[in-house]
RNA sequence: GCACCUUUAGCUCAGCUGGUAGAGCAACUGACUCUUAAUCAGUGGGUCCGGGGUUCGAGUCCCCGAAGGUGCA
Numbered sequence: 001g002c003a004c005c006u007u008u009a010g011c012u013c014a015g016c017u018g019g020u021a022g023a024g025c026a027a028c029u030g031a032c033u034c035u036u037a038a039u040c041a042g043u044g045g046g047u048c049c050g051g052g053g054u055u056c057g058a059g060u061c062c063c064c065g066a067a068g069g070u071g072c073a
Stems, first nucleotide, its partner, number of pairs: 001072007010025004019056001027043005049065005
């Protein structure tokens, strides 16, 4: 330098054919318990890496960038 992959909640990851974002763990609250843990119930938490475009509508499609990774030179 070229090609490809990844980037979504605090962490690990889903997200179909474009239709308005979820799970597990963690955190918090309550129940239970002498207390803790465990268990059970519930709650909060994300402008989806950045910018632009297409579209009635974009996490998803297109373009340009950023970071990380793999391969080739």
Transfer RNA from a Clostridia bacterium, 73 nucleotides, folded computationally. Its Rfam family is "tRNA". It is annotated as a transfer RNA. Gene Ontology term of the family: triplet codon-amino acid adaptor activity. Taxonomically the source falls in Clostridia (Bacteria, Bacillati, Bacillota).